[in-house]
A computed fold for a 73-nucleotide RNA from Trichonephila clavata, annotated as transfer RNA. The sequence is in RNAcentral, with records from ENA and Rfam.
RNA sequence: GUCCCUGUAGCGCAAUGGAUAGUGCAUUGGACUCCUAAACCAAUGAUCGUGGUUUCGAAUCCCACCGGGGAUG
Numbered sequence: 001g002u003c004c005c006u007g008u009a010g011c012g013c014a015a016u017g018g019a020u021a022g023u024g025c026a027u028u029g030g031a032c033u034c035c036u037a038a039a040c041c042a043a044u045g046a047u048c049g050u051g052g053u054u055u056c057g058a059a060u061c062c063c064a065c066c067g068g069g070g071a072u073g
Stems, first nucleotide, its partner, number of pairs: 001072007010025004018056001027043004049065004
């Protein structure tokens, strides 16, 4: 240089072009308990890497760029 994969909550990951973008862990609160932990209930937390394109509608399609990983010479 060329090609492939990948980027979504503090962390690991989902989401067929259409619901308020979900789940687990974590965090906070509640309840329980003599107390703590576990298990239980609830809550908080996302410019969906950036900028454009297509579309009535984009996390999703397309283009460029940026970050990470890999293959090849």
The coordinates come from a structure-prediction model, not an experiment, and the mean pLDDT is 80. Rfam family: tRNA. By type it is a transfer RNA.